This is a predicted structure of a 127-nucleotide RNA (c-di-AMP riboswitch aptamer (ydaO/yuaA leader)) from a Chloroflexota bacterium.
The coordinates come from a structure-prediction model, not an experiment, and the mean pLDDT is 85.
Rfam family: c-di-AMP riboswitch aptamer (ydaO/yuaA leader). Its family is annotated with regulation of gene expression and cyclic-di-AMP binding in the Gene Ontology.
The source organism's lineage runs through Bacteria, Bacillati and Chloroflexota.
[in-house]
RNA sequence: CAUAUUGAACCGCCGAAUGCAAAGCAGCGGGGGACCCAAUUCCGGGGCCAAUCGGCAGAGAUGCCGUAGGGCGACUUUUUCCGUCCGAGCCCGACAGCUAACCUCGCAGGCGUUGAAAAAGGACACC
Numbered sequence: 001c002a003u004a005u006u007g008a009a010c011c012g013c014c015g016a017a018u019g020c021a022a023a024g025c026a027g028c029g030g031g032g033g034a035c036c037c038a039a040u041u042c043c044g045g046g047g048c049c050a051a052u053c054g055g056c057a058g059a060g061a062u063g064c065c066g067u068a069g070g071g072c073g074a075c076u077u078u079u080u081c082c083g084u085c086c087g088a089g090c091c092c093g094a095c096a097g098c099u100a101a102c103c104u105c106g107c108a109g110g111c112g113u114u115g116a117a118a119a120a121g122g123a124c125a126c127c
Stems, first nucleotide, its partner, number of pairs: 011112004018026003027107006037097001044095001045092004053066005069086005075121007
């Protein structure tokens, strides 16, 4: 000097997962739950989530290739192009459509990106 790894702080990302002197309140998010309407329960049915639906190989476990859909690229939002990544998992337990009133639950966990143009807004600097 360069590269890699680890730790701390600041900042930032996915996500509802935040704030408040706090056995609670607020906020954000999920589920259950009428009339009316709708629907069909054994190859059961259903919920959270972006995470569905296919094809190929295999005895199987599983692997690979796509895909609905979703995230990121640092002032915020929107649009376009480009690049890149995800496309899992968990839960209920015979049972739930929608659904006003009403009832009820969660507020975790995991990480480290930095391309371009346009519009609107805002911030800073200077005069």